[in-house]
Order: sequence, then C1' cells, then structure tokens
RNA sequence: AGUCGGCCAGGCGGCCGCGUACGGGACCGCUCUCGCAGUGGUGACCCGUCCGAGGAACGUCCGGACUCCACAGGGCAGGGUGCUGGGUAACGCCCAGCCGGGGUGACCCGCGGGAAAGUGCAACAGAGAGCAGACCGCCGAUGGCGGUGGCACGUCGACCCUCGAGGACACGUGCCCGCCGCACAGGCAAGGGUGAAACGGUGCGGUAAGAGCGCACCAGCAUCCGGGGUGACUCGGAUGGCUCUGUAAACCCCACCCGGAGCAAGGCCGAACAGGGAGAGGGUGGUCCCGCCCGAUCACUCCCGGGUAGGCCGCAAGAGCCGUCGGGCAACCGCCGGCCGAGAAGGAUGGCCGCCACCGGGCCGCAAGGCCCGGCACAGAAUCCGGCGUACCGGCCGACU
RNA sequence: CGGGGCGUAGCUCAGCCUGGUAGAGCAUCUGCUUUGGGAGCAGAGGGUCGGAGGUUCGAAUCCUCUCGCCCCGACCA
Repeated sequence: AGUCGGCCAGGCGGCCGCGUACGGGACCGCUCUCGCAGUGGUGACCCGUCCGAGGAACGUCCGGACUCCACAGGGCAGGGUGCUGGGUAACGCCCAGCCGGGGUGACCCGCGGGAAAGUGCAACAGAGAGCAGACCGCCGAUGGCGGUGGCACGUCGACCCUCGAGGACACGUGCCCGCCGCACAGGCAAGGGUGAAACGGUGCGGUAAGAGCGCACCAGCAUCCGGGGUGACUCGGAUGGCUCUGUAAACCCCACCCGGAGCAAGGCCGAACAGGGAGAGGGUGGUCCCGCCCGAUCACUCCCGGGUAGGCCGCAAGAGCCGUCGGGCAACCGCCGGCCGAGAAGGAUGGCCGCCACCGGGCCGCAAGGCCCGGCACAGAAUCCGGCGUACCGGCCGACU
Repeated sequence: CGGGGCGUAGCUCAGCCUGGUAGAGCAUCUGCUUUGGGAGCAGAGGGUCGGAGGUUCGAAUCCUCUCGCCCCGACCA
C1' cells in the first nucleotide's frame, strides 16, 4: 500500500416521561355468616418491582413454519431453477471443489445445461451475414483478340542465269515452336477494405496466381482406448474429416421442483337498542250461550336480529441463545450443561443535565498539554423463522499478500 | 401489516409481449392570413424513456437491484 473474515453500534451517574406483566392502594360492582370479610373489574386514578428494538427491525426479492380452502391417480398448460458434490425444514441461500475470466499477489467475478434437435434474428456498413461472397486486388495456365519471329503451302512475279525450272520481296492461309501486349471469357481468395462477427493459426512445399491442395508443428472438435477422481473434470495415446459463427436474461429441447390464499389467515365467547317470531297469561271484540277458534294492545319468558359492537386466543419456550466436548477441510450436525431476552392498536422503547471516550475546527503554549465551539451514522418491531439485497458516522481484533 | 399496478417531450398517452433511426394529440416558438386578436394553414424546437448494474454487436423493450407514486384487502354479498 492492499486482500479477506469476525465483532461493536458510545459508556457511567442524576432528574423527568412512555408501554406490557405482576404486587399494593384507591374507586366501581356482586355475594354473605353484614366485618376495613370474600370475589370480580379498571384506556382516559396513584405507588412500587422486573423487562423493553436492529444489524439491518428496511426493501418484500426468495424459501419455510402455521392457518383456512381445494384435492383419487396420471397427463397437458403455466411458473421457476440450471457446472459437480455436500449442508439444510426448505431455498434462487451457504460450504467445498471444477471450468472460464481478471489481478504481480493475497484474492475477486461468473443466471456456468443444450447452438453437429428444429425455428427465428444478426439493424447500419459491406462484394458477401449463414451449407456466404468477389469491390479494390493477384493471375490470366487454358481459350479469345492484337503485334512480332520461324517453318510449310498458295498467289504475285522484281532481278540474274536462261527461256526450262528455281526463286528474293510482298500478300494470304495453316502449323508449331516461341515471344510481347490487352485483361474479354475465365481462375483465386493470399493481401487491402466493411463490420461486433468474414468459414482455424504459423511455416515450408506447390501453383499462372492461389487455396488444407500436400506436409510439419500448434489450437480446437468427434470417436475409441488407458490412468486419476464419488463427480464436474483432468492427464496420456490412437484414428478421423480438415475446422463446425453468435444469440436460449429469443421461441424451444432436456433434467428437476411447484395446488391457491395469506395472521386484516383462522378459532372461541358474545351483549344493548329498534324490529320480527313463538309460548303461556290477563283483558277485550266477533259468532245465540258455555266450550272452541281468530284477535288490536299491554306486561313476562325464549329465539331471530348476531359470522354484530366488543373481548379472548392465535402471540412470544423457539428449525431459540450461550458454553464445553466430539464428528466434518468447511457449511453444518450430535451429546451434555446453563439461560429466558419486547409483544402494542391513542400502536410504547424518549428528553434534559453533568463527567469521560471518539472525530473535526479554532485559540494559547518552546513542549507536554490546556481552553472553547461543533459533530457522533443508517434507521425503528407488529405472526414467527432461514437467507438475499440495499442504507450506514466511525472504531476494534485476527489471518494473509 | 399483506397484496397488486404504473413511471416515455411542459401535460395526456402509444411503442415494450416478438431487441435495431423514439412517435401521436394538446401546449410552446416562427412564418402566412387579418386593421388587430382568435380560428385556420405551413414549418421548427423540445427526450438521453425514474436511477444503477448486467445479458447482447446493439436495451425504452430482456434480467437483477433501487427510488417515487397510485390502488385494493377487516364477517358475508
């Protein structure tokens, strides 16, 4: 200078205040053997005692517990996860490893199955973008065109000899042997150029120029064999075709997992008023009388009203915390011992002062130090638990480069 | 406390599923028209898609985290 892991989240004292529970007083009921007896209750009365936020209580991104609803079994659809092996109640989490990438290193990062199952997409640029393609460029071997040299044949016939043939030059045709030029056909993909990406890389041979066209080495792939590992994978050898683009956080394929809702889930108790119904009673009217039937209204009992108001439970002893020992590289697991640490609905957990600690600034002093001022984070339970992610003033410890 | 949805121009919205130059209406500005204004016609400006990271050659769009806003849920219908 840095990397990784763990821990703390200012301390002490005083005064005042808030909440749950418990105890006492006070107050209000009920009961009786009537007394400062027993018993029940309390938001808005008092006193006392115990306890009273977090590493993230947050975001609600995952996974469970718990509760209700649904459910023969299997499949489709839909959603999720995705290297390997472990851990766990479970997970998209954690641990250990493999592979790939980054870093000198400690170490860090990775939604890390399949693209030689199928489909889709690859804008712009570029000649060509998916069993590709030829703009510049290279060549032009082979054809073509033009020029030129040679040979052969034909035509013409100068000049000489001679009037018989031969035959220069020129022209034409053909051939072959060439040579030169053009770049028309054609060949090529080495180089340039475009792009995120252009169908292995380097070298030698080869060729008209080139190219896995051939060869050597290297990289990578497929198949087979052998060694190591539980496995992902790795090491070595042989053969093969010469090489196979990217994208699945596109559809899809493969393997595995998943019923839905959520504590405002859900369960128990349960008034009062209005109104309605039933019962029996008194009283009154209707039918000639008794009986009997119907019946406004009044009071009583019961039911509905009511899954109400309200109260209680769920709801704080748990996949709990701490310590010793044992197993395991570790995550974690097991045995034993100890501890109890918030539970509201007007939604509590705060404020002030003093001293000390930490940080920053100023002044005084040679210095040790002293004085003054300011700051001390992020944020707060609401059924509970395991993770992840995010926010955060600072401080301490350990290991390593 | 629990559950769901939305952020794109000054305002209201499309585009996102199926990735490739970011659009519409109203509003603003300029010009024409009119004596002037309004209306009408023609044209222009204005966005880095709430923020950050990732996948990809490429992200408003796909994935993750985060910020803000809105809605619903108390016994039954």